[in-house]
Context: one part of a larger RNA
RNA sequence: GAUGAACGCUGGCGGCGCGCCUAACACAUGCAAGUCGAACGGUUAAGGCGCCUUCGGGCGCGAAUAAAGUGGCGAACGGCUGAGUAACACGUGGGCAACCUGCCCCCCGCACCGGGACAGCCUCGGGAAACCGUGGUUAAUACCGGAUACUCCGCACCCACCGCAUGGUGGGGGCGGGAAAGCCCAGACGGCGAGGGAUGGGCCCGCGGCCUGUUAGCUAGUUGGUGGGGCAACGGCCCACCAAGGCAAUGAUGGGUAGCCGGGUUGAGAGACCGACCGGCCAGAUUGGGACUGAGACACGGCCCAGACUCCUACGGGAGGCAGCAGUGGGGAAUCUUGCACAAUGGGCGGAAGCCUGAUGCAGCGACGCCGCGUGCGGGACGAAGGCCUUCGGGUCGUAAACCGCUUUCAGCAGGGACGAGGCCGCGAGGUGACGGUACCUGCAGAAGAAGCCCCGGCUAACUACGUGCCAGCAGCCGCGGUAAUACGUAGGGGGCGAGCGUUAUCC
Numbered sequence: 001g002a003u004g005a006a007c008g009c010u011g012g013c014g015g016c017g018c019g020c021c022u023a024a025c026a027c028a029u030g031c032a033a034g035u036c037g038a039a040c041g042g043u044u045a046a047g048g049c050g051c052c053u054u055c056g057g058g059c060g061c062g063a064a065u066a067a068a069g070u071g072g073c074g075a076a077c078g079g080c081u082g083a084g085u086a087a088c089a090c091g092u093g094g095g096c097a098a099c100c101u102g103c104c105c106c107c108c109g110c111a112c113c114g115g116g117a118c119a120g121c122c123u124c125g126g127g128a129a130a131c132c133g134u135g136g137u138u139a140a141u142a143c144c145g146g147a148u149a150c151u152c153c154g155c156a157c158c159c160a161c162c163g164c165a166u167g168g169u170g171g172g173g174g175c176g177g178g179a180a181a182g183c184c185c186a187g188a189c190g191g192c193g194a195g196g197g198a199u200g201g202g203c204c205c206g207c208g209g210c211c212u213g214u215u216a217g218c219u220a221g222u223u224g225g226u227g228g229g230g231c232a233a234c235g236g237c238c239c240a241c242c243a244a245g246g247c248a249a250u251g252a253u254g255g256g257u258a259g260c261c262g263g264g265u266u267g268a269g270a271g272a273c274c275g276a277c278c279g280g281c282c283a284g285a286u287u288g289g290g291a292c293u294g295a296g297a298c299a300c301g302g303c304c305c306a307g308a309c310u311c312c313u314a315c316g317g318g319a320g321g322c323a324g325c326a327g328u329g330g331g332g333a334a335u336c337u338u339g340c341a342c343a344a345u346g347g348g349c350g351g352a353a354g355c356c357u358g359a360u361g362c363a364g365c366g367a368c369g370c371c372g373c374g375u376g377c378g379g380g381a382c383g384a385a386g387g388c389c390u391u392c393g394g395g396u397c398g399u400a401a402a403c404c405g406c407u408u409u410c411a412g413c414a415g416g417g418a419c420g421a422g423g424c425c426g427c428g429a430g431g432u433g434a435c436g437g438u439a440c441c442u443g444c445a446g447a448a449g450a451a452g453c454c455c456c457g458g459c460u461a462a463c464u465a466c467g468u469g470c471c472a473g474c475a476g477c478c479g480c481g482g483u484a485a486u487a488c489g490u491a492g493g494g495g496g497c498g499a500g501c502g503u504u505a506u507c508c
Stems, first nucleotide, its partner, number of pairs: 001507003005504005012373006018366002020331001025329003029326003034073003039070002048061005080284003090208007099201002104197003108193003112146004120137003124133003152177004157172006182189001210256003217247003222244008259281004263274004286307005309320004337363001339362003345359001346357004376406004386397004410449001412444005420435001423432003452497005457478003463492005473480002
C1' cells in the first nucleotide's frame, strides 16, 4: 500500500459499489417456466338477442371467458455454486477432404388420395392416498398407408476438373428408397423436400501455466493392426481375431493441492501473490448409475434404478431434493428483506392484444469499501470563571468561552415536481413509471440537530503532576515497573487522523 474482512470504541448526511471466504450441512413456507382458442374436440359464469314462462326461471343463438385434456413451441436459455478436475479442463494458435445446427435470412420446387386410433367425455370398478383399471364414443397442424420427387439418400457405372494421404467438386443416365397440414378476421400465420447463409455447438492437434524423487518404474483394451459394431462425425469409443507393444529422469506412475482465463493487489521494473464482484470457458445440481424425449440433455425446479436422509399412511403403499429469490436451523470471528414492479432492458409463447419472467430494474438492511459534504464564519481581554502546573511571581487550556455581527450547506417543515417513454399500446381520441411525491427547484425557521479514536521512552510527531512500588500492569522490536516512572493507572497539556480511529489476519 491492499482486502468480499472480522473485533474494540465511536457514529451526522449523500452518491456509487460490495455483502456465507466456514457445512457442495439440513431445510418449514411462498414465489423462481410457461404460453398458444388464428392446430383440435368437448365444456362453463356474468352480460346480449330471440322464444317460452307457473314470474322462481327454462330453452335456443352468436360473441366472449375460466378449469382440464389432445397438439405445437419453449422448458438444453436465463439464474446458482466451485464439490470434482493437473485434464485438450482452460488460454492461445491452427485443422475437420471426419461433423451437426430448432427458431432466423436468401433461393428453387411441392402440398394429391385415403385410413384407423388415443386422451378428454360417458359407464362401471379398485384404492386411505398417490393414483389405477374395464367397456363405449370423438377431433386435429396427433398417428398411419398410398401417390408424386430423381434436387436428397443407398448401390454400381461413365466423363471432366482439382487436391492434402484416405480423397474432393461438378455433370450424365440406370436401379432401389424417402415428403407434406392446415387454420383463418381473406389478409395473414403456417406445412414438406433440396441448396446456400448466419448463429450455436462437436471432434483433433502445436505451444503455455502448481508442489513432491523421503513416489522410479507404470500399463492388459494396455500399444498397434485386420475386420466389424456404434456415432452427427474421427477414433481401442466398443467387440472378435492377430502382433507385442506403449509411456518414463526432457520426471512416467503415485501422492498433495487447485476450477482455468480476461484480470486484481503490490512493485521503478523484473517479479511475487490472488482468481471476490463484472465478462468468457468448464464442471456440478442430495450420493452413485442409466437411458428416454428432442435440433440440442444424459437434463437444477424431467423420468427410471440403487443408497443415505426427511415426511404422509387406513401398514397395503406413497411423497420429497433451495449450489434459483427471500427466509429458517446449524457451523462460524463473520456476511442482508420471507420487499416493490414487469415502467425500462432482455428472454419464452402468441399474428396480435397480451400472459409469464425472484433474469432484470428498483427499494430495504450493514461506515463493509471508495468518493463527496457537514458539524459553522468574522470580530472579541495585558486574557473572566474553572481545571492543571507552579520557583507562588506566575504559566497554560486561550480568541478558546461569554458577548457582538453574519451565513443556512446537510438534516427538518411547506409548495412545485421530473428525465428515464424519440419506447410500448391504440384506427383515432388518447393511454402507459416499480423506483417516487424520489431526484431537482423554490420558500421558512434558527447556530439551531451532528466528534470521536489512537498515541506522546527510542525507532516516531507529541510532557508534566499525582497514584503505584519487579505489585498492579505495558510491550511491534529494544525494553519499562523493586519510593521522585515523560514507558504502568488517572488527570491536565500535547501530537496524529477524522465519521471514523485503532487492533488482528493475509498478500506485495
This is a predicted structure of a 508-nucleotide part of an RNA (small-subunit ribosomal RNA, 5' domain) from an uncultured bacterium. Rfam family: Bacterial small subunit ribosomal RNA. Its family is annotated with structural constituent of ribosome and ribosome in the Gene Ontology. The prediction has a mean pLDDT of 86.